[in-house]
Context: one part of a larger RNA
Molecule: large-subunit ribosomal RNA, domain I
Organism: Binatia bacterium (SeqCode)
């Protein structure tokens, strides 16, 4: 030197236990915040204070209600110095203060910095400082001056800007990939951008389907029809619809004819007549209907809103709450084993020196609010405003959305890629009927049926989760689970856009090792002493391997 072994030991942190942190859901809230300065920062703010938290020159805080009741001066365990039953600390509602920067908004500007106009106030002899208001811009309405009658520019009352995880609508809109290559085709109208909104968005009150019938009856969502009829280099692939069956149910309003009326104009001497715009009644549908004309009845009821009142569930602190802490026993320690009780509308779940129904929070069951928030798309009384009818006859004069429909060229959407190719929509052209009218039943024609476009408006079903709250897991247990259990989007890296860790565990309680001795007043270790334990002594549970020592054999 090697091997092999060990009640030997360093080192190392696997493993098992544990978790204050994650994961995913269910059920409930909540569904916004912002010019009254917001998200979000920068600086600050404690006696001592670097970090997080919190808080703003009134700075871990101020005031005032109400809960609560013995300590408290946040994580943080020190030392000084207080406060507290004259009820602190702490928890709830309300309120004060809230530096800068930030849309950022008086001009600037390299964000948290630098200059100002006006009014008032304050020191100052002055210069000039301080202080308080107040000035960005785009838009509604609304008064007012001007004039080139729709413009400008002043005032005044309002809004808007920003930011937010995801859903929602709408304007643009890819490629890789698939097709075993690639062009139609697919991915996909997907990801992306950008505009807008709301607690949801969107959709909706038939010019809709149906299919011969006495037929359905606004829109959405599921789950059926169905991977079916279809589309398709008939290739990949793409893919419905009626019609049933549920959930939820709600239907209204305008324009027009007509009636008045107001302002302007125009004919008129004038009485009066006319045209435009405006406003009010009227009116609103297809078995047509309404205007118009005659009769006839005219609810006092419904229903909407608005305001007063009033009664009110639930939220936002909290309270009350049953029964052992009897005996032996191990043990450091009883919560355990043995024995004897009890309680249960409570045997959830967590704590406590091991495994607690009855110890301590609690739980089942019930109580609670000065103040705040919701306000159940609620409900009662009152009060005002508005809406809501209607039946019958006439009779065919007059209304019923027009550069519309429709066609034609190019397009888009529609499961449908031009196709026998409607239907809905846009873009260019051309262009109607008006009720004896007109649109639809997938070219197109007839016959039948069926519906009324060219205006708006509408709860709930139904989507989502940045966020509260409670529960629950054949989810995770420090290399797992969020990147993140810890001062984590930090340290670090990178010019930037971005990327992006490591790293949790004494013990029941610090009872964290006075004291001595070795040493370098070191680290480190021995002794004493704590403790059940120190081979739990601070990166301290447990303590594996690799690797190094040591011991001890056996070979060289």
């Nucleotide at each position: 030197g090697g091997c092999a072994u060990g009640u030997u030991g360093g080192g190392g942190g696997a493993u098992g236990c544990c978790u204050g942190g994650g994961c995913a859901c269910a059920c409930g809230g909540a569904g916004g915040c912002g010019a009254u300065g917001a998200a979000g920062g920068c600086c600050g703010u404690g006696g001592u204070a670097a970090g997080c938290u919190g808080c703003g020159a009134u700075a871990a805080g101020c005031c005032a209600g109400g809960g609560g009741g013995a300590g408290c001066g946040g994580c943080a365990c020190a030392c000084a110095c207080g406060c507290g039953a004259c009820g602190a600390u702490c928890c709830c509602u309300g309120g004060a203060u809230g530096g800068c920067c930030g849309a950022a908004u008086g001009g600037g500007g390299a964000a948290a910095c630098c200059c100002g106009g006006u009014g008032g106030g304050g020191c100052g002899u002055a210069a000039g400082c301080c202080u308080c208001a107040u000035c960005a811009c785009c838009u509604g309405g609304u008064g007012g001056u001007g004039c080139u009658u729709g413009c400008a520019c002043c005032g005044c009352c309002g809004g808007g800007g920003g930011c937010g995880a995801a859903c929602c609508c709408g304007g643009g809109g890819a490629a890789c990939u698939g097709a075993a290559a690639c062009a139609u085709c697919u991915c996909a109208g997907u990801a992306c951008c950008c505009g807008g909104a709301g607690g949801a968005a969107g959709a909706g009150a038939c010019a809709u389907c149906a299919a011969u019938a006495u037929g359905a009856g606004a829109u959405g969502c599921c789950c059926u029809a169905a991977g079916u009829a279809g589309c398709g280099g008939c290739g990949a692939g793409c893919g419905a619809a009626c019609g049933g069956g549920g959930c939820g149910g709600a239907g209204c309003c305008c324009a027009a004819a007509c009636c008045g009326g107001u302002c302007u104009c125009c004919c008129g001497c004038g009485a009066g007549g006319g045209a435009a715009a405006c406003c009010g009644g009227g009116g609103u549908u297809g078995u047509a209907g309404g205007a118009c004309c005659c009769a006839c009845a005219g609810a006092c009821g419904c229903g909407a809103c608005g305001c007063g009142u009033c009664a009110g569930a639930g939220c936002c602190a909290g309270c009350c709450g049953a029964a052992g802490u009897c005996c032996c026993c191990u043990g450091g320690a009883a919560c355990g084993g043995g024995g004897c009780g009890c309680c249960a509308g409570a045997g959830g779940c967590g704590g406590u020196g091991a495994g607690a129904g009855c110890c301590c929070a609690g739980u089942a069951g019930g109580c609670g609010a000065a103040g705040g928030c919701c306000a159940a798309u609620g409900g009662g009384c009152g009060u005002g405003u508005c809406g809501u009818a209607g039946u019958g006859g006439g009779g065919a004069u007059c209304c019923u959305g027009a550069g519309u429909a429709a066609c034609g060229c190019c397009c888009g959407g529609u499961a449908c890629g031009a196709g026998a190719a409607g239907c809905c929509g846009g873009g260019c052209g051309u262009g109607a009927a008006g009720c004896u009218g007109g649109g639809g039943g997938g070219a197109c024609c007839a016959c039948c049926c069926u519906c009324c476009a060219a205006g708006g408006c509408u709860a709930a079903a139904g989507a989502c989760u940045c966020c509260c709250g409670u529960g629950u897991g054949a989810c995770c247990g420090a290399u797992a689970g969020u990147g993140a259990a810890c001062g984590a989007g930090u340290a670090c890296c990178g010019u930037g856009a971005g990327g992006g860790a490591c790293a949790g565990g004494u013990g029941a309680a610090a009872a964290g090792c006075a004291c001595c001795c070795c040493u370098g007043u070191g680290c480190g270790g021995g002794g004493a002493g704590u403790g059940a334990a120190a081979g739990a002594g601070c990166g301290c549970c447990u303590g594996a391997a690799a690797c190094c020592a040591c011991a001890u054999g056996c070979c060289c």